RNA sequence: UGCCUGGUAGCUCAGUGGCAGAGCAGGUGACUGUUAAUCACUUGGUCGUAGGUUCGAUCCCUACCCGGGCAG
Numbered sequence: 001u002g003c004c005u006g007g008u009a010g011c012u013c014a015g016u017g018g019c020a021g022a023g024c025a026g027g028u029g030a031c032u033g034u035u036a037a038u039c040a041c042u043u044g045g046u047c048g049u050a051g052g053u054u055c056g057a058u059c060c061c062u063a064c065c066c067g068g069g070c071a072g
Base pairs, nucleotide, nucleotide: 001071002070003069004068005067006066007065010024011023012022013021018055026042027041028040029039030038048064049063050062051061052060
């Protein structure tokens, strides 16, 4: 320098054009001698950044930033 791949909740990851989700973690409550476990409810998101396409973009296109891999 080129190519490929990833970036979504505190963490690990789904979501391939139409209201952003799960598990774990956190909070509240139930349960009980107490803690843990279990159960119920629940908080939490500029979807890496900036443009473009579209009635509508996490999703498609372009550039850039960061991590990983390959080639030279």